[in-house]
Order: sequence, then structure tokens, then C1' cells
RNA sequence: GGGCUCGUAGCUCAGUUGGUUAGAGCGCCUGCUUGACACGCAGGAGGUCACAGAUUCGAGUUCUGUCGAGCCCA
Repeated sequence: GGGCUCGUAGCUCAGUUGGUUAGAGCGCCUGCUUGACACGCAGGAGGUCACAGAUUCGAGUUCUGUCGAGCCCA
């Protein structure tokens, strides 16, 4: 330098044919429970869906560019 895959919550990851509220587990916070802790139960906070642009009535999802990570080739 070229090709491929990936980027979604603090972490690990889902997200179907583009469709109206963006989710799960773990973690965190509050309450209940306990003599206390843990477990358990109930509730809650937490998101620029990497960034910018395009297409569309509508984009996490499609297209283009940029940035970053990994793998392969040279």
C1' cells in the first nucleotide's frame, strides 16, 4: 500500500424484510428482606448506535467518505 471483518449502556453482546418506545446478561444506585452480610425480590439511573454526509415519509439497519481495532496478502 491492497483486501476482508468489526465499532450499539461501565463490561460482554443481541437487534429478523428499514417501521414508529433501542434491548439482554453482568455490574452500579435505591428500597424490601437479615442481628449483619450474601442470596433473593421490587424499582431506578446509565446510549452522539465510532464520526460526517447521502438515499428515504422513515436509517442502529442501505450507500459513500473519514477515524479506530483485528485478520490476510505484498